[in-house]
Record summary:
Predicted 3D model of a 555-nucleotide part of an RNA (small-subunit ribosomal RNA, 5' domain) from an uncultured bacterium. It matches the Rfam family "Bacterial small subunit ribosomal RNA". Rfam links the family to the GO terms structural constituent of ribosome and ribosome.
Context: one part of a larger RNA
RNA sequence: CGAUAAACGCUGGCGGCGCACAUAAGACAUGCAAGUCGAACGGAAGUCGUUGUAAUGAUAUAGACAUGGACGGAGAACUUGUUCAAAGGAAAUGAAAGUUGACUUACAACAAUGGCUUUAGUGGCGGACUGGUGAGUAACACGUAAGCAACCUGCCUAUCAGAGGGGAACAACAGUUAGAAAUGACUGCUAAUACCGCAUAUGCCUAAGUGCCACAUGGUACAAUAGGGAAAGGAGCAAUCUGCUGAUAGAUGGGCUUGCGUCUGAUUAGAUAGUUGGUGGGGUAACGGCCUACCAAGUCAACGAUCAGUAGCCGGACUGAGAGGUUGAACGGCCACAUUGGGACUGAGAUACGGCCCAGACUCCUACGGGAGGCAGCAGUCGGGAAUAUUGCGCAAUGGAGGAAACUCUGACGCAGUGACGCCGCGUGCAUGAAGAAGGUUUUCGGAUUGUAAACUGCUUUACACAGGGAAGAAUAAAGACAGUACCUGUAGAAUAAGCUCCGGCUAACUACGUGCCAGCAGCCGCGGUAAUACGUAUGGAGCGAGCGUUAUCC
Numbered sequence: 001c002g003a004u005a006a007a008c009g010c011u012g013g014c015g016g017c018g019c020a021c022a023u024a025a026g027a028c029a030u031g032c033a034a035g036u037c038g039a040a041c042g043g044a045a046g047u048c049g050u051u052g053u054a055a056u057g058a059u060a061u062a063g064a065c066a067u068g069g070a071c072g073g074a075g076a077a078c079u080u081g082u083u084c085a086a087a088g089g090a091a092a093u094g095a096a097a098g099u100u101g102a103c104u105u106a107c108a109a110c111a112a113u114g115g116c117u118u119u120a121g122u123g124g125c126g127g128a129c130u131g132g133u134g135a136g137u138a139a140c141a142c143g144u145a146a147g148c149a150a151c152c153u154g155c156c157u158a159u160c161a162g163a164g165g166g167g168a169a170c171a172a173c174a175g176u177u178a179g180a181a182a183u184g185a186c187u188g189c190u191a192a193u194a195c196c197g198c199a200u201a202u203g204c205c206u207a208a209g210u211g212c213c214a215c216a217u218g219g220u221a222c223a224a225u226a227g228g229g230a231a232a233g234g235a236g237c238a239a240u241c242u243g244c245u246g247a248u249a250g251a252u253g254g255g256c257u258u259g260c261g262u263c264u265g266a267u268u269a270g271a272u273a274g275u276u277g278g279u280g281g282g283g284u285a286a287c288g289g290c291c292u293a294c295c296a297a298g299u300c301a302a303c304g305a306u307c308a309g310u311a312g313c314c315g316g317a318c319u320g321a322g323a324g325g326u327u328g329a330a331c332g333g334c335c336a337c338a339u340u341g342g343g344a345c346u347g348a349g350a351u352a353c354g355g356c357c358c359a360g361a362c363u364c365c366u367a368c369g370g371g372a373g374g375c376a377g378c379a380g381u382c383g384g385g386a387a388u389a390u391u392g393c394g395c396a397a398u399g400g401a402g403g404a405a406a407c408u409c410u411g412a413c414g415c416a417g418u419g420a421c422g423c424c425g426c427g428u429g430c431a432u433g434a435a436g437a438a439g440g441u442u443u444u445c446g447g448a449u450u451g452u453a454a455a456c457u458g459c460u461u462u463a464c465a466c467a468g469g470g471a472a473g474a475a476u477a478a479a480g481a482c483a484g485u486a487c488c489u490g491u492a493g494a495a496u497a498a499g500c501u502c503c504g505g506c507u508a509a510c511u512a513c514g515u516g517c518c519a520g521c522a523g524c525c526g527c528g529g530u531a532a533u534a535c536g537u538a539u540g541g542a543g544c545g546a547g548c549g550u551u552a553u554c555c
Stems, first nucleotide, its partner, number of pairs: 002554003006551005013426006019419002021384001026382003030379003035125003040122002043119006049110007060099002065094003071088001075084004132337003142261007151254002156250007164198001166196002173188006204228004209222005233242003263309003270300003275297008312334004316327004339360005362373004390416001392415003398412001399410004429459003439450004463496001465491005473482001499544005504525003511538004520527002
C1' cells in the first nucleotide's frame, strides 16, 4: 500500500447492489416454519335438486296519449311606437300498449340404497426434500482419478405380460368404565386401493444340467427339469382416463472398495488380542473380523505408527510480477450434528431437527398417583460480548409436497423494515465581483495574510418538497406482495445538506502565544530542563471527503 462477516472515536444529505451473533453447539416466553387427497373407505353433521306445463307478475326498458306552455309572432288596434294576439310548439309532470321475466304457487316426470357442502377416523403419498449450525471428525471425512464379474433405487420414461375366486379383522361409531390430566380399558357392530390364504405366471428367484466365454469367486445363452412367489380398484351415460401386479431396459439418486493429495509436536518410540490371516457358520442390498466358534501368530511403525494438540473439507476468496503465503464469511458441492448418551421401528430411502423407546441434566403442570417439553428453522427474549437486524407483507413470480383438477400448504423463496458494515454513483451550487471592506492572525508598525473568499449582482434546479400521470415483472378473460414504488411531466426556491486527520524527519503541509524534563506527545528515530515548526490553544496550510482517523488480523 491492498484486504476485512470487523469494532471504537468524531461527523453524517440521497440512491443502487451486497452483507449482518465470529462470543454461550448457552437457556428459551409467544406466534408461525409439512402437509395434502372425499375421484381409496365406512361414518357423522348440515342441506335439497333438475326439466316441462299453467298461474302470479317484482324489476328494468318503452313511451302512444294527456297536462303544460318557454319560445313564437300570421294578424289586429290606435295615443306610429306601444298594446293585444291565432297557427306551431321546447322543457317539465303523469302514463297505456308492447318487451323483459326474478320470487312464489299448483301439477307431472326423473333423482332418495340419491345429489351437494364440511371432515374426526381407517387408507395412500409426502414428513429422508427444503431450511439451520460447524460441536465432533486428521478420517476413504473431503478433493481428484479409477473400480464393483460384490450392490440397491419410490416417483419418472420405454417395452412385454397379467388382474380369476374367496376369507377374517380393526378404527371410527354405540354402550359400560378408570384417571386431576396426559391417556386409556372392556363389550358389541362395520367399510376399503387396509390385512390374509387359494388359483394362474415357458418371464423372475433358488438348485442342478448342457453349450460358449472369462479376470479367482464367476458371466451369458438354451430347454414345459425340480421347488418358490403377484394383483385393487376409482371416475364417467359412454368412449375412455387413471391407479394396481410380475418382468426387462433406461434415467435419477445412493452404497461399497482402491491409488494419490490433505496441519503441528519425538520435551510422544514403540503400538495392537477381533488385534493380522485362514476354515465353518451367521448377517447385509452388497464385499468384508461386519459378527461368532475353532486354528495359526501375525499386523503397523524414524518414508514417523501410537499418543497429544488443533481443525469441518473443497470450488473459491485476499495478497503477490510470479512462485508462494493466508483464509474457507456470503454463493455452490460434499460431510457431520439436532438438549447429552444409547437403541431400534417404519419405509424405496433414516438409525429420522419440528417421529418413537430408554437413561441423564434442565424447565413446566399436578388432585403427589403421574404427566409434558426440546428455536444449531423464521421472527423474537434473556445471557455472554468490543460487536451483529423486524415477534413485518405475500404466495403475484421461481421452486417444492399432495391432488384428475379446482386448489390447499410452503418464515424455501419473492419483497419491504433496521445498520455508512462494505463497494459504486450523485449532491451540498455556477458565474460575476477589489473599496483588495469589516473581523481574525501576524508585524521590522510600512505592511503581509485569510482573499474573489464574503457581501453585492445575475443564473441554474440534479437530489429533496408539492401536484399530475404511472409501469415491466403475467405465459391467460380475470387475478401483482413489492406499490401509488421505479420512472415521466409540471411548479417554487440557493433554497434543506461537510467533516475528519495531520503539519520535526520518514511524509504533502509553519508561525504566534501558553507551559518549562512539568503537563504532555510518540508507528520508529525521538521531543519537553524559559526564545518548543515535535506538548496545549489559535491564525494559516496539507491530505482525504459522507466520510476521516485509531485498533485488530492477513499478504